[in-house]
This is a predicted structure of a 1374-nucleotide RNA (small-subunit ribosomal RNA) from an uncultured bacterium.
Rfam family: Bacterial small subunit ribosomal RNA. Its family is annotated with ribosome and structural constituent of ribosome in the Gene Ontology.
Model confidence (mean pLDDT): 84 of 100.
RNA sequence: AGAGUUUGAUCCUGGCUCAGGAUGCCCUCUGGCGGCGUGCUUAACACAUGCAAGUCGAACGAUUAACCCACCUUCGGGUGGUCAUAGAGUGGCGAACGGGUGAGUAACACGUGACCAACCUGCCUCAUGCAUCGGGAUAACUGCUGGAAACGGCAGCUAAUACCGGAUACUCUUGCAACUUCGCAUGGAGAUGCAAGGAAAGCUUUUGCGGCAUGAGAUGGGGUCGCGGCCCAUUAGGUAGACGGUGAGGUAGUGGCUCACCGUGCCUGCGAUGGGUAGCCGGACUGAGAGGUCGAUCGGCCACAUUGGGACUGAGAUACGGCCCAGACUCCUACGGGAGGCAGCAGUGGGGAAUAUUGCGCAAUGGGGGAAACCCUGACGCAGCAACGCCGCGUGCGGGAUGAAGGCUUUCGGGUUGUAAACCGCUUUCAGCAGGGAAGAUAAUGACGGUACCUGCAGAAGAAGCCCCGGCUAACUACGUGCCAGCAGCCGCGGUAAUACGUAGGGGGCAAGCGUUAUCCGGAUUUACUGGGUGUAAAGGGAGCGCAGACGGCAGUGCAAGUCUGGAGUGAAAGCCCGGGGCCCAACCCCGGAACUGCUCUGGAAACUGUGCGGCUAGAGUACUGGAGGGGCAGGCGGAAUUCCUAGUGUAGCGGUGAAAUGCGUAGAUAUUAGGAGGAACACCAGUGGCGAAGGCGGCCUGCUGGACAGUAACUGACGUUGAGGCUCGAAAGCGUGGGGAGCAAACAGGAUUAGAUACCCUGGUAGUCCACGCUGUAAACGAUGAAUGCUAGGUGUCGGGGAGCAAAGCUUCCCGGUGCCGCCGCAAACGCAUUAAGCAUUCCACCUGGGGAGUACGUUCGCAAGAAUGAAACUCAAAGGAAUUGACGGGGGCCCGCACAAGCGGAGGAACAUGUGGUUUAAUUCGAUGAUACGCGAGGAACCUUACCCGGGCUCAAACGCAGGAGGAAUACAUUUGAAAGGGUGUAGCUCUACGGAGUCUUCUGCGAGGUGCUGCAUGGUUGUCGUCAGCUCGUGCCGUGAGGUGUCGGCUUAAGUGCCAUAACGAGCGCAACCCCUAUCGACAGUUGCCAACAGGUUAAGCUGGGAACUCUGUCGAGACUGCCGGCGCAAGCUGAGAGGAAGGCGGGGAUGACGUCAAAUCAGCACGGCCCUUACGUCCGGGGCGACACACGUGUUACAAUGGCGGCCACAGCGGGAAGCCAGGCGGCGACGCCGAGCGGAACCCGAAAAGCCGUCUCAGUUCGGAUUGGAGUCUGCAACCCGACUCCAUGAAGCUGGAUUCGCUAGUAAUCGCGCAUCAGCCACGGCGCGGUGAAUACGUUCCCGGGCCUUGCACACACACGCCCGUCA
Repeated sequence: AGAGUUUGAUCCUGGCUCAGGAUGCCCUCUGGCGGCGUGCUUAACACAUGCAAGUCGAACGAUUAACCCACCUUCGGGUGGUCAUAGAGUGGCGAACGGGUGAGUAACACGUGACCAACCUGCCUCAUGCAUCGGGAUAACUGCUGGAAACGGCAGCUAAUACCGGAUACUCUUGCAACUUCGCAUGGAGAUGCAAGGAAAGCUUUUGCGGCAUGAGAUGGGGUCGCGGCCCAUUAGGUAGACGGUGAGGUAGUGGCUCACCGUGCCUGCGAUGGGUAGCCGGACUGAGAGGUCGAUCGGCCACAUUGGGACUGAGAUACGGCCCAGACUCCUACGGGAGGCAGCAGUGGGGAAUAUUGCGCAAUGGGGGAAACCCUGACGCAGCAACGCCGCGUGCGGGAUGAAGGCUUUCGGGUUGUAAACCGCUUUCAGCAGGGAAGAUAAUGACGGUACCUGCAGAAGAAGCCCCGGCUAACUACGUGCCAGCAGCCGCGGUAAUACGUAGGGGGCAAGCGUUAUCCGGAUUUACUGGGUGUAAAGGGAGCGCAGACGGCAGUGCAAGUCUGGAGUGAAAGCCCGGGGCCCAACCCCGGAACUGCUCUGGAAACUGUGCGGCUAGAGUACUGGAGGGGCAGGCGGAAUUCCUAGUGUAGCGGUGAAAUGCGUAGAUAUUAGGAGGAACACCAGUGGCGAAGGCGGCCUGCUGGACAGUAACUGACGUUGAGGCUCGAAAGCGUGGGGAGCAAACAGGAUUAGAUACCCUGGUAGUCCACGCUGUAAACGAUGAAUGCUAGGUGUCGGGGAGCAAAGCUUCCCGGUGCCGCCGCAAACGCAUUAAGCAUUCCACCUGGGGAGUACGUUCGCAAGAAUGAAACUCAAAGGAAUUGACGGGGGCCCGCACAAGCGGAGGAACAUGUGGUUUAAUUCGAUGAUACGCGAGGAACCUUACCCGGGCUCAAACGCAGGAGGAAUACAUUUGAAAGGGUGUAGCUCUACGGAGUCUUCUGCGAGGUGCUGCAUGGUUGUCGUCAGCUCGUGCCGUGAGGUGUCGGCUUAAGUGCCAUAACGAGCGCAACCCCUAUCGACAGUUGCCAACAGGUUAAGCUGGGAACUCUGUCGAGACUGCCGGCGCAAGCUGAGAGGAAGGCGGGGAUGACGUCAAAUCAGCACGGCCCUUACGUCCGGGGCGACACACGUGUUACAAUGGCGGCCACAGCGGGAAGCCAGGCGGCGACGCCGAGCGGAACCCGAAAAGCCGUCUCAGUUCGGAUUGGAGUCUGCAACCCGACUCCAUGAAGCUGGAUUCGCUAGUAAUCGCGCAUCAGCCACGGCGCGGUGAAUACGUUCCCGGGCCUUGCACACACACGCCCGUCA
């Protein structure tokens, strides 16, 4: 000293929470010793028992045990005396202190400082004086007597320092008279004279103690006043002894303290009265301080003593352990009556989370009594109990690596616990045992106490826990659990890999304690005096006038209240702080100092504030001149328009809407013409232009009236500013009474819209809107910005007025006042404000203190009502908010792309079939993929196999492999039996090498590693889809911004492109784009076989067939070529454009490969890999069979069609990519055919697949057909162990639906679509109509970017951010 928490991130505002300290504490777990402290905070609840206030025989009388003396004696004893004991009584002092508690009290109760000239004071001290003469009682006691008791009654006897009377007395008291002196006022003090009044007590015989009066002191008390310290205004008025006066009473004494009379005052917004709470202070805790909170222990004061009231005694009480009365409660009782008061010390019950012994002692300190000895003292001194607090000490110290064992963990190597232990050596504080043994006390007397302390002995011996380990906050792993159990101070953890739960290991912190709860201060500048704010976060009153209050111009002079300064008194002690000292240290204690920031008195100063006096003119106001204005009020006038009425013309509609309908209209509307009525509002002018305090004010004229401004500088002389309460004004709506009512129009009605439509739209329509008077008193009453004054760069418009210059209608310039915009300094969280401040200052007012609850409830005031004003709490949340940033989004905007739409061509959606999917079914119909981005997808080949599914039969080191160990023999070949097979059973033959140790190999057994298409694609790698081949995504440095972030990447032009150019606080760069790569289009060079054949020659039925050729085609390798290079136009440039030139190709020539940062927790654990979990005679594995092919249905993708641009038959050309040995198969033969048999060639520019097909010719003539081919019957072929479930193909026969397809929807911009065939992969075969390729023929259309979809850039709004329908949010219900 700060930190966490609002957001995707940021800054700010703001609350919540944490880290610190503290406690008379409480609770959980744990607990060795000592010192010093502390210990009913709750029931001021009730109390058993004991103790806590007595003492004096030197005040008094009587009684009395014992000793002694004297006398008497019947020897039992009796009497008297001395000394002295005891208890009761009379008397004295004390009991008013000490001790307890905090109920009451908001008060002169307390604190502080003054005052009493208005007072008292026992015991104590000092001084002066006195103590004389008498008297009558009474308790005790005795007798009688009442009562249960408590307690009495009557009669008799007796004493005093008890009581009473007389005398004497003063500087005593009172009254009167007059005098001196002093004081802040009433008045005090002193002295004189006269009058009246008032005292006493003795005891003892010792250095004595007392008594009375008066005065003084000391101590203690009483009273009065200033100032100070709680909450509520949702308590605003209170008060009859109330305020004062006169007189009297009362008191120690002032005083309405009490009373009589008189007056009507007194307190209060500087908070009276009322309500709530509370003992106050020194101080304690906290805090940097200022403050805040508290008032235990110790000390001062107050109050109280079961509750309430009362007095008595006394120096002192209205009396804790006195009295009386009343109440409640408890106890005793013989029922008639009595007794009691722990908030003294112990103790009990109760209450409570919670607080101790019915201890010892008067040894010390202190107190009462006493002459003293002494007695009393639960004050006090000690001990006991309690980790309740503070402080101190200990539980060992040193060595010790094989880094033991064990535990935990692990990547299995290790790591860690950990020098920790063991083990070796050493020591003994504390506790224990034993011995000695204080100070506290002066001679004696010690409860504590055989205590403190000292010495000796034994042995590491008897002595460690608690909390925490996600962040804040120091400390991490494993297992268990699986939004469960639980944790949590805040944020938040837990839904199968939890450092946050529980346990363990390890670690961190503190330590005889540790955590927790509660409370206080701090952090919190989060009530802001120090030290905050109010445009948008909470917060400026709707506006003005103005009483009180607060604040106030210039110069002078006086005073001294504030202020400053010196001195004095006080501010108790303890405490805090500083210094020193005593217990071993510390806590604790002692001494000294400082401090106590305060109050009071007093001397001084006079700048500032205040105040008095006189003055000034710059503030303010007045006067005069002048113009501007929707300022206000009243009266009058005007035209346009709407509506209505009357009349005319006129005819079928009008009106209304997105489209309609309700409505009006043949009884004549709408339209139009004329006349009339009535109400309301004033087009254009009109303007971020004017006026007003705000609300607000708009046709014209008149009257009355308010304010502002400019100019002049005559007058006043601070007259000013603000303004709690108060008063006034105050839009619209609303209310009351009475008018008025054209249009408009809540409510209401109807028509539409809609899923509904109590709305938006339409047709009507009443209050109301208008006027007069009255009420209401609120608005986003906003500039969301209170008023006033001064100061602080400018620029530019506009309104009103004025000055100067120029000859000027005009122009230029300056000043004042208003109203706008832009903009520096400065301010601000930012946005922004910026001489009209949100800047810099001053003054005054108002208001704010997290969100919700709530501007609600209650109370009060106002109102006719509606309602307004004032204005909470419980409860609940960890936020609510402001500004700005980046995204995403918008049925926002701008620009631009894309077969996105449009323009076209062909399809899908209807039919049949194929195939995939959903669903259903099933023993199983294995699994996955599911909008786009699943659905002829994984699968580029499910009859068995595949195969993961189902049924059944088997195996369990297992189907394979490795290692170790044991046994055996080779391996293997074969036979037989059972079985559906797998598997099982039986039998025969049978080792190799050798250095003789064994090795190799195989079988079998045992053990360890296996195996799993079981789960998790939300634990992962890899791979893939999609946005999207869209043009984007970023970085470094710099710059801007408090920051998130921005800039760059924006803007203009351009491009297919963030492609490039220009501009530019940016300059560069990276990943993407493009290019580099492949195919294709042209040419060249080289090379010519299996390809080619122009020239030459040969040659065939024919043919590059042959010789040969190397030209051409082609094949293949290497090159060239295209770059807006050239020209015209446009353009700054980049570039665009021109059927331009040239060129095979022209502006990216066409196609491919290539997919940025990222998005969808997208897909895949079943391709593979892999973490974790799960199964292990099975969730592994082998086999036979079945299933993946089911079928009421639904969807996707396709094939074939519905026909004449066609079908069928015939004829005969022209490709390219490819493939071929368990293969392709020429050719021949057979078969209608699939195909079969024979068989050449070819591992290929050579042979084969191989026929290309659309084409052309002929025919059919619009029909369910010579279209269409499904389905079915029959007969076959081929593959294969095997075509039943479940293959393809062939032939014959059969000949279904279907005649161009609803809503809707898909592809395609050129060699493209469409159409035609061909090839290949997989593959025994094939469900291929699929997929991937190849070539042939070969179009149409694009005006254009309004709209749909998707995308890019810029911009705007946003309460969204897992980010727009699966967002966010509101209401209702559960």
The RNAcentral record of the sequence draws on ENA.